[in-house]
The RNA shown here (transfer RNA) has 73 nucleotides and comes from a Candidatus Gastranaerophilales bacterium. NCBI's taxonomy places the organism under Bacteria, Bacillati, Candidatus Melainabacteria, Candidatus Gastranaerophilales. The sequence was found in a public genome assembly.
RNA sequence: GGGCUUUUAGCGCAGCUGGUAGCGCAGUUGACUCUUAAUCAAUUGGUCGUGGGUUCGAAUCCCACAAAGCCCA
Numbered sequence: 001g002g003g004c005u006u007u008u009a010g011c012g013c014a015g016c017u018g019g020u021a022g023c024g025c026a027g028u029u030g031a032c033u034c035u036u037a038a039u040c041a042a043u044u045g046g047u048c049g050u051g052g053g054u055u056c057g058a059a060u061c062c063c064a065c066a067a068a069g070c071c072c073a
Base pairs, nucleotide, nucleotide: 001072002071003070004069005068006067007066010025011024012023013022019056027043028042029041030040031039049065050064051063052062053061
């Protein structure tokens, strides 16, 4: 220098052919318990890496950039 993959909640990850984002763990509150843990119930938390474009509508399609990893030179 060239190519490919990944980037979504505090952490690990889903998200189909574009239709408005979810699971587990963690956190908070309550129940239970002499207390803690465990268990049960409820619940909070997202500019979907950044900036543009296409579209009635974008996590998803297109472009540029950034970060990490791998391969080639």